Two RNAs folded together computationally: RNase P RNA and transfer RNA, 449 nucleotides in total.

RNA sequence: GGAGCCGGCGAGGCGGCCGCGCUCGGUCCCGUCACACGGGACCGGGUGAGGAAAGUCCGGACUCCACAGGGCAGGGUGCUGGGUAACCCCCAGGCGUGGUGACACGUGGAAAGCGCAACAGAGAGCAGACCGCCGCGCUCCGGCGCGGUGAGGGUGAAACGGUGAGGUAAGAGCUCACCAGCGCGGCGGGUGACCGCCGCGGCUAGGCAAGCCCCACCCGGAGCAAGGCCGAGCAGGGACAGGGCUGCCCGCCCGUCACGUCCCAGGUGGGCCGCACGAGGCGUCGGGUGACCGACGUCCCAGAGAGAUGGUCGCCGCCCACCGCACGGGCAACCAGCGGUGGGAACAGGAUCCGGCUUACCAGCCGACUCCUCCC
RNA sequence: GGGGGUGUAGCUCAGUUGGCAGAGCGCUACGUUCGCAAUGUAGAGGCCAGGGGUUCAAUUCCCCUCACCUCCA
Numbered sequence: 001g002g003a004g005c006c007g008g009c010g011a012g013g014c015g016g017c018c019g020c021g022c023u024c025g026g027u028c029c030c031g032u033c034a035c036a037c038g039g040g041a042c043c044g045g046g047u048g049a050g051g052a053a054a055g056u057c058c059g060g061a062c063u064c065c066a067c068a069g070g071g072c073a074g075g076g077u078g079c080u081g082g083g084u085a086a087c088c089c090c091c092a093g094g095c096g097u098g099g100u101g102a103c104a105c106g107u108g109g110a111a112a113g114c115g116c117a118a119c120a121g122a123g124a125g126c127a128g129a130c131c132g133c134c135g136c137g138c139u140c141c142g143g144c145g146c147g148g149u150g151a152g153g154g155u156g157a158a159a160c161g162g163u164g165a166g167g168u169a170a171g172a173g174c175u176c177a178c179c180a181g182c183g184c185g186g187c188g189g190g191u192g193a194c195c196g197c198c199g200c201g202g203c204u205a206g207g208c209a210a211g212c213c214c215c216a217c218c219c220g221g222a223g224c225a226a227g228g229c230c231g232a233g234c235a236g237g238g239a240c241a242g243g244g245c246u247g248c249c250c251g252c253c254c255g256u257c258a259c260g261u262c263c264c265a266g267g268u269g270g271g272c273c274g275c276a277c278g279a280g281g282c283g284u285c286g287g288g289u290g291a292c293c294g295a296c297g298u299c300c301c302a303g304a305g306a307g308a309u310g311g312u313c314g315c316c317g318c319c320c321a322c323c324g325c326a327c328g329g330g331c332a333a334c335c336a337g338c339g340g341u342g343g344g345a346a347c348a349g350g351a352u353c354c355g356g357c358u359u360a361c362c363a364g365c366c367g368a369c370u371c372c373u374c375c376c
Numbered sequence: 377g378g379g380g381g382u383g384u385a386g387c388u389c390a391g392u393u394g395g396c397a398g399a400g401c402g403c404u405a406c407g408u409u410c411g412c413a414a415u416g417u418a419g420a421g422g423c424c425a426g427g428g429g430u431u432c433a434a435u436u437c438c439c440c441u442c443a444c445c446u447c448c449a
Stems, first nucleotide, its partner, number of pairs: 001372004006367004012316007020048012050347001054358002057356005062223004069250004074219005079093005094107005108214002113212002115208002130153002132149007161179006180204002182201008227273004236264005242254004268449001280299008318344008328335002377448007386401004395432001403419005425441005
């Protein structure tokens, strides 16, 4: 210098003018006899979206179902260890695959069982003789029949270890040597997944579990339109002894004649709470390889009408294109500087809250690492 | 805001232990008729909403995205 790989930051800044939501204070107006309170206008102060606020895909907090109980069914997750409130998340490690490498991706069990594999092909699951090869028999000398053979050809996504030697009529783990894999046993290392070494066994066992299933662990249901309180308004009618714990059984609870539950009809669509101090942010120190945890200090940070965060101007900064200046670094390609003109700046926006994942995203900046080439 | 569901031919819909995608109506051509309708025969028309994954193989199984429908106080 080139190519690459991984992680992080950040999401333009300052100011003027005009606006918007919430909130605090003040003045005035309206509602009320008046106060309280509510609504409105103006002035002043404070404050006002994101890394994804999104998709709603996971997990929790919270609320209700009496408590949130047991079993079955059902659902979810899936190498190991750890982190966490919890997780389909994160960290570290193991193994496999790809890559020269940094690194990326994948992940229980297919020698418990059941099932599936179209078409092609002779044969598709402890298989299979179409061609070929070999033996025997027959022959009209073209072949035909019977048998052997999974080594060669052909089909297919997939055809039951590889190389060599022996062996044989031809062949074949049929036998042997080496290699690869698997299983069993032993020893050693590791918390563990697993790894290493030694011995034995010719054992060669295919794929699919994002098919059923097996094993291990986890899961009660619904969702802030949950749920609670107040106000306004209306028209009642029907069913019920059983109902609830969202399927079934057990167990438990409530109730059994009406002030209950459910359904239909009718009415309203107003206010308040939930609702903003939280598994919270930032900083320092300590522990840990890390995710993360602990201690101390400091800060208060949207909460609405299902509705607000904007517009414009100026200066500066960033990027791109063109033109000009200057001639800087370098052998060179090229890189860098100054000025002018024009253009660009994304994805997107809270609605109970939080931790994740996924998806969308302009132009950049920073750091670690790898490979190639050149120079000292 | 939060649940549930659907997407297959122009329209309405089928499509299961994953194996060449169908039906009815509509459309086109021919026959029939003086002509039309009806009817008969033949035919065209599909990237199965889009993308990725598992698998030899995906409308089907898994994940992401998009569009539409529906429920709630």
Notes: Rfam match: Bacterial RNase P class A. The family's RNA type in Rfam is ribozyme. Rfam's curators write: Ribonuclease P (RNase P) is a ubiquitous endoribonuclease, found in archaea, bacteria and eukarya as well as chloroplasts and mitochondria.